[in-house]
Molecule: transfer RNA
Organism: Johnsonella sp.
RNA sequence: UGCGCGGUAGAGCAGUUGGCAGCUCGCAAGGCUCAUAACCUUGAGGUCGGUGGUUCGAGUCCACUCUGCGCAA
Numbered sequence: 001u002g003c004g005c006g007g008u009a010g011a012g013c014a015g016u017u018g019g020c021a022g023c024u025c026g027c028a029a030g031g032c033u034c035a036u037a038a039c040c041u042u043g044a045g046g047u048c049g050g051u052g053g054u055u056c057g058a059g060u061c062c063a064c065u066c067u068g069c070g071c072a073a
Base pairs, nucleotide, nucleotide: 001072002071003070004069005068006067007066010025011024012023013022019056027043028042029041030040031039049065050064051063052062053061
């Protein structure tokens, strides 16, 4: 320098043809228990890496950019 794959909740990851952003673990509260763990219920937590564009509508499409990994030179 070129090419490819990633960036979404505290962690690990989904997200279909563009149409209400989800799952597991963790965290908090309640239940259960003599008590703890386990188990059950509920809840908090995201401006989807950033900026702009297209569109009635963007995590998704387009441009630029930041950053991580890999390959080639």